[in-house]
RNA sequence: AGUUUGAUCCUGGCUCAGGAUGAACGCUAGCGACAGGCCUAACACAUGCAAGUCGAGGGGCAGCGGGGCGUGGCAACACGCCGCCGGCGACCGGCGCACGGGUGAGUAACACGUAUGCAACCUGCCCCCAACAGGGGUAUAACCCGGGGAAACCCGGACUAAUACCGCGUAGUCCGAAUGAGGGCAUCCUUUUUCGGGGAAAGCUUUUAGCGGUUGGGGAUGGGCAUGCGGCGCAUUAGCUAGUUGGCGGGGUGACGGCCCACCAAGGCGACGAUGCGUAGGGGUUCUGAGAGGAAGGUCCCCCACACUGGUACUGAGACACGGACCAGACUCCUACGGGAGGCAGCAGUGAGGAAUAUUGGUCAAUGGGCGGGAGCCUGAACCAGCCAAGUCGCGUGAAGGAAGACGGCCCUACGGGUUGUAAACUUCUUUAGCCGGGGAGCAACGGCGCGGACGCGUCCGCGUGUGAGCGUACCCGGAGAAUAAGCAUCGGCUAACUCCGUGCCAGCAGCCGCGGUAAUACGGAGGAUGCGAGCGUUAUCCGGAUUUAUUGGGUUUAAAGGGUGCGCAGGCUGCCUGUCAAGUCAGCGGUAAAAUUGCGGGGCUCAACCCCGUACCGCCGUUGAGACUGACGGGCUGGAGUGCGGUUGAGGCAUGCGGAAUGCGAGGUGUAGCGGUGAAAUGCAUAGAUAUCACGCAGAACUCCGAUUGCGAAGGCAGCAUGCCAAGCCGUUACUGACGCUCAGGCACGAAAGCGUGGGGAUCAAACAGGAUUAGAUACCCUGGUAGUCCACGCAGUAAACGAUGAUGACUAACCGUCGGCGAUACACAGUCGGUGGCCAAGCGAAAGCGAUAAGUCAUCCACCUGGGGAGUACGUUCGCAAGAAUGAAACUCAAAGGAAUUGACGGGGGCCCGCACAAGCGGAGGAACAUGUGGUUUAAUUCGAUGAUACGCGAGGAACCUUACCCGGGCUCGAACGGCAAGUGAAGGAUCAAGAGAUUGUGACGCCCUUCGGGGCACUUGUCGAGGUUCUGCAUGGUUGUCGUCAGCUCGUGUCGUGAGAUGUUGGCUUAAGUGCCAUAACGAGCGCAACCCUUGUCGCCAGUUACCAGCAUGCAAGAUGGGGACUCUGGCGAGACUGCCACCGCAAGGUGUGAGGAAGGCGGGGAUGACGUCAAAUCAGCACGGCCCUUACGUCCGGGGCCACACACGUGUUACAAUGGGGGGCACAGCGAGCGGGGCCAUGGCGACAUGUCCCGAAUCAUGAAAUCCCCUCCCAGUUCGGACUGGAGACUGCAACCCGACUCCACGAAGCCGGAUUCGCUAGUAAUCGCGCAUCAGCCAUGGCGCGGUGAAUACGUUCCCGGGCCUUGCACACACCGCCCGUCA
Repeated sequence: AGUUUGAUCCUGGCUCAGGAUGAACGCUAGCGACAGGCCUAACACAUGCAAGUCGAGGGGCAGCGGGGCGUGGCAACACGCCGCCGGCGACCGGCGCACGGGUGAGUAACACGUAUGCAACCUGCCCCCAACAGGGGUAUAACCCGGGGAAACCCGGACUAAUACCGCGUAGUCCGAAUGAGGGCAUCCUUUUUCGGGGAAAGCUUUUAGCGGUUGGGGAUGGGCAUGCGGCGCAUUAGCUAGUUGGCGGGGUGACGGCCCACCAAGGCGACGAUGCGUAGGGGUUCUGAGAGGAAGGUCCCCCACACUGGUACUGAGACACGGACCAGACUCCUACGGGAGGCAGCAGUGAGGAAUAUUGGUCAAUGGGCGGGAGCCUGAACCAGCCAAGUCGCGUGAAGGAAGACGGCCCUACGGGUUGUAAACUUCUUUAGCCGGGGAGCAACGGCGCGGACGCGUCCGCGUGUGAGCGUACCCGGAGAAUAAGCAUCGGCUAACUCCGUGCCAGCAGCCGCGGUAAUACGGAGGAUGCGAGCGUUAUCCGGAUUUAUUGGGUUUAAAGGGUGCGCAGGCUGCCUGUCAAGUCAGCGGUAAAAUUGCGGGGCUCAACCCCGUACCGCCGUUGAGACUGACGGGCUGGAGUGCGGUUGAGGCAUGCGGAAUGCGAGGUGUAGCGGUGAAAUGCAUAGAUAUCACGCAGAACUCCGAUUGCGAAGGCAGCAUGCCAAGCCGUUACUGACGCUCAGGCACGAAAGCGUGGGGAUCAAACAGGAUUAGAUACCCUGGUAGUCCACGCAGUAAACGAUGAUGACUAACCGUCGGCGAUACACAGUCGGUGGCCAAGCGAAAGCGAUAAGUCAUCCACCUGGGGAGUACGUUCGCAAGAAUGAAACUCAAAGGAAUUGACGGGGGCCCGCACAAGCGGAGGAACAUGUGGUUUAAUUCGAUGAUACGCGAGGAACCUUACCCGGGCUCGAACGGCAAGUGAAGGAUCAAGAGAUUGUGACGCCCUUCGGGGCACUUGUCGAGGUUCUGCAUGGUUGUCGUCAGCUCGUGUCGUGAGAUGUUGGCUUAAGUGCCAUAACGAGCGCAACCCUUGUCGCCAGUUACCAGCAUGCAAGAUGGGGACUCUGGCGAGACUGCCACCGCAAGGUGUGAGGAAGGCGGGGAUGACGUCAAAUCAGCACGGCCCUUACGUCCGGGGCCACACACGUGUUACAAUGGGGGGCACAGCGAGCGGGGCCAUGGCGACAUGUCCCGAAUCAUGAAAUCCCCUCCCAGUUCGGACUGGAGACUGCAACCCGACUCCACGAAGCCGGAUUCGCUAGUAAUCGCGCAUCAGCCAUGGCGCGGUGAAUACGUUCCCGGGCCUUGCACACACCGCCCGUCA
């Protein structure tokens, strides 16, 4: 930093960025320097090498060289002999082999580290000092002879030497005894003298020399032993221990010691973690970290341990011995089967294991080691080389210039631009590394020998001579030539870096969150970019981040976490004054703290890494001082704590006794049909007399009122009254003690209810159980019964949301208001004080809620507990328990969270307030019938497509016979049915007629151009080409438009304020309104979008105007506003007026409300319309249009003929007509308004029963068409499937149209179906509304219109009211919901 949420704060886990590595894996790879390289099988090992040396210790002579002699031979030479010389196998002897090298198995230990001690010890070779080396002896190996065995090897006999071995003499140390002196640390130590005892030696040689030998003392080095302190996990390991612990005496050892033994005693260790189990070599150091810490112990250095496994000793100065011995075991090998041999955790190397780790290399030149007098020999120690990017450091793969910003690639808004990119090309330059040629160090100094010199006379110095594995390497010079040299990972956020294509929850990615379901910056590829670079990524592991074990540096009311409570041992902590000591503490000095490492300073490799030199730290030990604080010891004090005395309080505890009411039962009286119970019932009780009621008796349990926000108790808990016993608190007093205190792991005690054991008791209530109900079921809730239990005694158990979810103690820090118990006070007042118990708040604290002198504030002490969620308080183990169970208490696995508080919404069969034809009250319908129409379904070649709860379904369609038309079948076209550009060609284009064809189309073809500057142009066709075309897909890529919540009253903003923040406030509250409409209040003040108003229309009046409208008065006219005329009226249509709770009364602070009020055409929004806030439904539409992407291109485009969209067992929606008398039929007579009209609308006349036809005329319209129906009046029908109803069917017509077969409407005649008011359920409507009646219009050739949109006529009923249903608004509350209750989520099964 990411990740829990819609968002927030907090808690908390997970994850990432950093560094590191003996690494491994993937891709890639030029060079050098310096380091490094079996982490696994302490698995097994072929082969070679890794420890020898000394002839100046010895006997000797197998082999080699030389010499001598002999034989053969001319000679070369061959053979034999001689240890004479150089030397030397084997042998005796000396020294070494205990070092060096390897490994990490074992080991939790004095193994290691550090600091001490040894008065309890050893030490070869080396150094110093003192002294000595006299004189003898005896064996044995080799060799020789013999023998056994396959071999390894062994045996016997005889001979011989030494610096091999053994006596004797001498000698101080040593042992014993005695003794003087000095010292210390307990045993004692050092030293002097005397006596006694036993005990040394080696020679060689180059011979004035050198190397050795022996004893004693000292040193140095190396070791041994002992002790303090330090460094690991588990207590689900709590007890361990018999040589165990100690003593006396002995043995043993180099030395102390139960190391070992005999005897005696009964000790020793352990919660400060013994014992057991698991794990592990330890340290210097390394990595990380700001540090404190955490993790690690490979390479290098020190120590330890080990050497096939286990054991044992021998030799030796040193071993219990890696390349020695013996025994046992496993394994491997040889074998003649009788027996033998072996030990790479040395260097190489092999197999095996494994993700994984190198050459069977060179040299002793240097450094070091062994032996030797030396030369020298040996040395897989070491130095070098080889392999490996396995690490660190350094260098290179070129540098400068170079824009037509080239080609190519990629991307885009694509004429063109961007990017790759100064990158390339090209020009100039350079030459490290590599290549070629030439030169060429240093590591080399010594030793030895020779010469010379010095002195302390066996050492040193100088010169000369000799020595290099690596290596002809490093390095230097010259030459050619940009020549031979760049990759890897990543690009959604964290995290630097973005586009295109492919893919389509597929393939895949992923460290966490998470990407991928058709536009993926997250998959795969490409281009580009970013990061690092001879490397880059991945994986694994460690530290960090993680203050996420918190010493530095955390917490525990609600997030994980206070033990149920008290007492209390150990432990921790502890008041005031004073003295002494100096353990802690602090300071100075000294020792140690190996080297390397690290820090700092300096130096050397061309730099760096690397290497070299100097210097420094913590810790431990010693010593000297300081004396505040802690501690130890002593003295004193009274404030903490306790005691006494005097008061006082309480449901404090225990025991005993007593009381009344209620309940049940018993028995009796009265009394009769029910009682009881529930939402309603039933089971149950009751005529064998219940319930009810009266008096009596019995039993057990609990104590009404008082009673409280009360009191008491450590907690659990405690309630009638009385008595006794016990305990406690508080107050007053200042008499007594003098820190006696606080806390408390383990321990002990107490501990509700339920439960268990034994014995009582048993009225009520009541698990289990039974029955009745409820229910889909009901092992529940409700009812009737009912047993344990509930009560008592004694014992067990030991848990609770045992809660204030808040451990105990002490101190300190503002106020205000109650209450309980004391004290003070003359007090019914009042304040004070001490101790309790409550409320509200300051500061402060807290994530917030909240806490706030009864702290969750500020401090101190002690205890308990926590460390992500689940698994799980489970399993195992242990302890306790009669059991139930309790206590202690994990892991595997799994998740990316689980949580706390608060916020905003949504939601609730939560609450409050309020609206709406929401219910109610009414009127009329739908749902039943027939038909119309839409939809589903089915069918079909096709029945094109869309719309689907409300918010689809007489919807898109405001007109499907062809067309429309998108669908199906068939026939055609491919520049295409339409359009634009370019090029070429043609001259027309067009096209009557005729023919073929279903048509599209094809053929025929009369007729048939314009302009011109003569180049050509216009126009059109043909051919070619670039664009076309698509009602193909995606409404979940979109614009626009629309539905709905909803004409609901809401939705927001600026500034301020509050809050860590999300957010809140404003917008809440009171009143009011249709309204977030206003008024008042108010940390808010204002504002915006909505509401309202402004707009249209309607209702009244006025003014203006007067044709096509009107006609009061006047005139003409048979009549008709027909004409003259009129401008009054109606009307038309323009401008105004009017209504504002303005006035009155009452209520109210106001806003406003109420009224049969007044006035007014209209009264409190007058009626209707248009107008639809922020948003919700990924709502609808890619088929109205537009548009991104995808897809088709002789077809998914386009033309034509025919068919289909009109199908039909069914189901649903919306309607029409009815079922009739408030009606049907016939006749008569009235009254509208909104429209529209020339391919139109019609009057009139004639014909026809009629649809309609014919003729004439009017009207592009306030002029013509045009005076509707219900109503009203008269007649008829008489309750019926009818004179209701009109479907269906038959016949005959007329109309539109190219054409009415599929598939038009209309007319006439005939036929006359269902249907007699409609189940559950459901819709509309609050007034000029519903209901009912007709009229008009759009689309349109016609019409399937009963639909839609308008118009007027006639014209009701009802609303008590807001409990309920539905929808909505505001406030509040709960919430584990936020895709928001159609949510979330649990269990079972698959």
A computed fold for a 1390-nucleotide RNA from an uncultured bacterium, annotated as small-subunit ribosomal RNA. It matches the Rfam family "Bacterial small subunit ribosomal RNA". Gene Ontology terms of the family: ribosome and structural constituent of ribosome.